[in-house]
């Protein structure tokens, strides 16, 4: 410094952070939103609950 086994820790689930659930992957992987010929337009800060940031409307003070 390469390769190959094990064995343990991991990792991911369209934009941030946490808990708790539940799926999927083993770095050759899971995962990286949809519509539209193109111009260009659409939800959503979650996989799913909760609670916090942000960022949008309304409404009181």
């Nucleotide at each position: 410094u390469g390769a190959u086994g094990c064995a343990c820790u991991g990792g991911c689930g369209a934009u941030g952070g946490a808990g708790u659930u539940c799926g999927c992957c083993g770095u050759u992987a899971a995962c990286c939103g949809c519509c539209c010929u193109u111009c260009g337009g659409c939800u959503g800060a979650u996989a799913a609950c909760u609670c916090c940031u942000a960022c949008a409307g309304a409404a009181c003070u």